[in-house]
RNA sequence: AUGAGAGGCCCCCGCGGUGGAGCGCUGUGAACCUGGUCAGGGGAGAAAUCCAGCAGCCAUAAGCAGUUACCUCUUCGUGCGGCGGGUCUCUC
Numbered sequence: 001a002u003g004a005g006a007g008g009c010c011c012c013c014g015c016g017g018u019g020g021a022g023c024g025c026u027g028u029g030a031a032c033c034u035g036g037u038c039a040g041g042g043g044a045g046a047a048a049u050c051c052a053g054c055a056g057c058c059a060u061a062a063g064c065a066g067u068u069a070c071c072u073c074u075u076c077g078u079g080c081g082g083c084g085g086g087u088c089u090c091u092c
Stems, first nucleotide, its partner, number of pairs: 003092009012082005017076001019074004024067005034059004042051003
């Protein structure tokens, strides 16, 4: 110096795991400045009817709470693997 084998460390890739978040789902959710329906009452009209529309009810926005199977993103001195790469040590 070269070849082979073994081991340590670092990195790369793959699969799995942990934490967090998002998507999703459920619930809740606007005195008025969302919508629908609008009792009562009000207005117009000779009348039929029409108009605006409070409360209530329903559906929801933003938000809040819960949830996590799948999916997505991210994190970790997490486990395993690879005819992977680099470096160091030992042996022949």
The RNA shown here (Bacterial small signal recognition particle RNA) has 92 nucleotides and comes from a Pirellulales bacterium. The RNAcentral record of the sequence draws on ENA. The prediction has a mean pLDDT of 78. Of the family's consensus pairs, 89% are formed in the model. The source organism's lineage runs through Bacteria, Pseudomonadati, Planctomycetota, Planctomycetia and Pirellulales.